[in-house]
RNA sequence: GAUCCCGUGGUCUAGUGGUUAUGACGUCUCGCUUACACCGAGAAGAUCACCGGUUCAAGUCCGGUCGGGAUCA
Repeated sequence: GAUCCCGUGGUCUAGUGGUUAUGACGUCUCGCUUACACCGAGAAGAUCACCGGUUCAAGUCCGGUCGGGAUCA
């Protein structure tokens, strides 16, 4: 340099253009316990990498940028 893939809560991850973006782990609160852990109940936490476009409607489709990865040179 060329081609392809990926980017979504702190981490990992689901999400065929249409309801309030899913779950696990983690964090916090309450219960349980002498206490801690386990367990049960609940809560907070995401402008879906960025900029633009298409559309009545975009995390999803299109173009560009940035970052990461793989292969080739």